[in-house]
Context: one part of a larger RNA
RNA sequence: CCCGCGACAGGACGGAAAGACCCCGUGCACCUUUACUAUAGCUUGGCAUUGAUUUUUGGAUUGAUCUAUGUAGGAUAGGCGGGAGACUUUGAAACUGAGGCGUCAGCCUUGGUGGAGUCACCCUUGAAAUACCGCCUUUAUCUGUUCGGAAAUCUAACUUCGAAUUCCCGUGAUCCGGGCGAAGGACAUUGUCUGGUGGGUAGUUUGACUGGGGUGGUCGCCUCCUAAAUUGUAACGGAGGCGUUCAAAGGUUCCCUCAUGACGAAUAGAAAUCGUCGGUAGAGCGCAAAAGUAGAAGGGAGCUUGACUGCGAGACAUACAGGUCGAGCAGGUGCGAAAGCAGGAUUUAGUGAUCCAGUGGUCCCGAAUGGAAGGGCCAUUGCUAAACGGAUAAAAGGUACGCCGGGGAUAACAGGCUGAUCUCCUCUAAGAGUCCAUAUCGACGAGGAGGUUUGGCACCUCGAUGUCGGCUCAUCACAUCCUGGAGCUGGAGAAGGUUCCAAGGGUUUGGCUGUUCGCCAAUUAAAGUGGUACGCGAGCUGGGUUCAGAACGUCGCGAGACAGUUCGGUCCUUAUCCGUCGUGGG
Numbered sequence: 001c002c003c004g005c006g007a008c009a010g011g012a013c014g015g016a017a018a019g020a021c022c023c024c025g026u027g028c029a030c031c032u033u034u035a036c037u038a039u040a041g042c043u044u045g046g047c048a049u050u051g052a053u054u055u056u057u058g059g060a061u062u063g064a065u066c067u068a069u070g071u072a073g074g075a076u077a078g079g080c081g082g083g084a085g086a087c088u089u090u091g092a093a094a095c096u097g098a099g100g101c102g103u104c105a106g107c108c109u110u111g112g113u114g115g116a117g118u119c120a121c122c123c124u125u126g127a128a129a130u131a132c133c134g135c136c137u138u139u140a141u142c143u144g145u146u147c148g149g150a151a152a153u154c155u156a157a158c159u160u161c162g163a164a165u166u167c168c169c170g171u172g173a174u175c176c177g178g179g180c181g182a183a184g185g186a187c188a189u190u191g192u193c194u195g196g197u198g199g200g201u202a203g204u205u206u207g208a209c210u211g212g213g214g215u216g217g218u219c220g221c222c223u224c225c226u227a228a229a230u231u232g233u234a235a236c237g238g239a240g241g242c243g244u245u246c247a248a249a250g251g252u253u254c255c256c257u258c259a260u261g262a263c264g265a266a267u268a269g270a271a272a273u274c275g276u277c278g279g280u281a282g283a284g285c286g287c288a289a290a291a292g293u294a295g296a297a298g299g300g301a302g303c304u305u306g307a308c309u310g311c312g313a314g315a316c317a318u319a320c321a322g323g324u325c326g327a328g329c330a331g332g333u334g335c336g337a338a339a340g341c342a343g344g345a346u347u348u349a350g351u352g353a354u355c356c357a358g359u360g361g362u363c364c365c366g367a368a369u370g371g372a373a374g375g376g377c378c379a380u381u382g383c384u385a386a387a388c389g390g391a392u393a394a395a396a397g398g399u400a401c402g403c404c405g406g407g408g409a410u411a412a413c414a415g416g417c418u419g420a421u422c423u424c425c426u427c428u429a430a431g432a433g434u435c436c437a438u439a440u441c442g443a444c445g446a447g448g449a450g451g452u453u454u455g456g457c458a459c460c461u462c463g464a465u466g467u468c469g470g471c472u473c474a475u476c477a478c479a480u481c482c483u484g485g486a487g488c489u490g491g492a493g494a495a496g497g498u499u500c501c502a503a504g505g506g507u508u509u510g511g512c513u514g515u516u517c518g519c520c521a522a523u524u525a526a527a528g529u530g531g532u533a534c535g536c537g538a539g540c541u542g543g544g545u546u547c548a549g550a551a552c553g554u555c556g557c558g559a560g561a562c563a564g565u566u567c568g569g570u571c572c573u574u575a576u577c578c579g580u581c582g583u584g585g586g
Stems, first nucleotide, its partner, number of pairs: 001586008010578003014573002022407004027403002029399004035204005041197003045193004051154011063142003068137001069105001078136005085119003094113008158184005167179004207219003216236001220242006243388001244286001245345002250304007258282001260278006284293002287350001289348003308331004314325003320389001333342003356382007364375002414461001415459001416457003420454001422450006431441002468543001469541003473535001474532005481506003484501006508522005549567004553562003
């Protein structure tokens, strides 16, 4: 060196299982509820099944009778029309008894006595006689018709029952049907329509962005910076605003100039109003910011409605939709002597497509025709549809019982990059050290190294890289705990302090806790600090963490949840290759 044999498990990010954790999917399932929408069930009422009688009560209506008071006025005048007479021995006035109405003045009905009159036309009034007749309104009573309501009673629908002395028949039948009898009874039951209730049941919804997800924040529009001197330009970059207002704060014609300072002036002062001078804007322009602006866009006055209708050459901007500017033409208008200006406001925010529905107008269409219904067109109204290009008229949660499809496009372990944080070192030296910065310690600062902490990033791995601690077995670094050798010392000696060299060897046993760590006890020359996938689970364990069961506290209406606690809880793999150890042959 080649070939075997026997072993061990460090590696082959070993094998097994398209990761169960995490995220994603306009995926699924099951569960919950004061999510949404339905629905079984329960319940309310109408009608039908559903009939009879009586009492009571309400509405409509026919007929008869009655009722009707502002003021003035004989006095309790309903309205309109006709009308000069009407009633009365078929019993007038008056008196008396009873009843009714009433605005307390009176009116009406009726019985008795009575025995011949009573009322109108006139005067007052908007309107003249219930003297008489016709129609109508209002109030009340009676009668008839009709539609109901409530209560009670009935029996024939309908319902229930007949065992103990088997009620009768079909029938030699504990079924069934009929009969008979009893109880209830137009109720109940049932059908249909309807209001309520309804996680009992069902179908679904429960947004996105995001230096993983959740929590928080945000989502449309305007202004500035970032933005790299046209435009444009991102981030959970830095600052702020908007979801309007104004009938003048619009149009036009004419006129005026601010803030502030100095000086002067009764009350009057730092600031009131007044005067002089200086004053490019340091003011004002409804509101944010920016741009603009004194030759006005600022301030004032007069007259007004162009805050018009029909259009629009041509441009800006732009994926589309939408947005922006616009001379000029026609009609009619305001201001101005006129030329002219005026289609809102110094400008840029002050907003919402389509469908659906409403309202007004209209030369349009109109299912044989004429109409109508309905629609079109023009104008206009209804969305914090704010998740603001708006999925529906209408929607929240749990899953550790979970499932599927995917992702290292995205988290937890480990690695990588970085090194804020961390550990160590160096520089400077204010100061402490009696004196003296540097024996020793060292502030404020400055510069590094390392890659052991906590992080940041999300680069390999989600068709799987097993996670804390212990056990076993280690191996390396040196920033050295002991042992060795030196320098300085605020080193007398002994014991120390600090620094330099040095990794050969060594570096304990117990109690508590799952612990690493830590505290305690007893030793030791010493009981080192770190790396090795926080070394080592195809070597062991499985106490902790991190499935399914259960409980407590807390949170939640609940399903359930908790870097809160507690008891319990399956650790698979026969070694092909590399590696290592032992051994044999050539």
Description
This is a predicted structure of a 586-nucleotide part of an RNA (large-subunit ribosomal RNA, domain V) from a Phycisphaerae bacterium. The RNAcentral record of the full RNA draws on ENA. Its mean pLDDT, the model's own confidence on a scale to 100, is 84. Its Rfam family is "Bacterial large subunit ribosomal RNA". Its family is annotated with structural constituent of ribosome and ribosome in the Gene Ontology. The literature on the family includes a 2002 paper in BMC Bioinformatics by Cannone et al., "The comparative RNA web (CRW) site: an online database of comparative sequence and structure information for ribosomal, intron, and other RNAs". NCBI's taxonomy places the organism under Bacteria, Pseudomonadati, Planctomycetota, Phycisphaerae.